[in-house]
c-di-GMP-I riboswitch aptamer from a Clostridiales bacterium, 85 nucleotides, folded computationally. The RNAcentral record of the sequence draws on Ribocentre. Its mean pLDDT, the model's own confidence on a scale to 100, is 80.
RNA sequence: AAAAUAAUACGGCAAACUUACCGAAAAGUAAGGACGCAAAGCUAGAGGGCCUAAAGGCGUACGCUCAUGGCAGCCAGUUGCAAAU
Numbered sequence: 001a002a003a004a005u006a007a008u009a010c011g012g013c014a015a016a017c018u019u020a021c022c023g024a025a026a027a028g029u030a031a032g033g034a035c036g037c038a039a040a041g042c043u044a045g046a047g048g049g050c051c052u053a054a055a056g057g058c059g060u061a062c063g064c065u066c067a068u069g070g071c072a073g074c075c076a077g078u079u080g081c082a083a084a085u
Base pairs, nucleotide, nucleotide: 004085005084012037013036017032018031019030020029021028035073041078042077043076047075048074049071050070051069056065057064058063
């Protein structure tokens, strides 16, 4: 210096759900709340995957399709982490 393993936290983040705002929706933001998290930090303007489908396209209609909208708490990439072996 790198990798792995186990335990740990002064402290950090915050799922579901509730309320408000916002949005076509998915989602997001704030407050509450903790299921969990050792990267639940960052990256969605260039890897895969997932969600939504307003406008557009198709369709007689129901509907189907499509990201230019989202998700990093799906994988991935990247940076970092007290102490011990």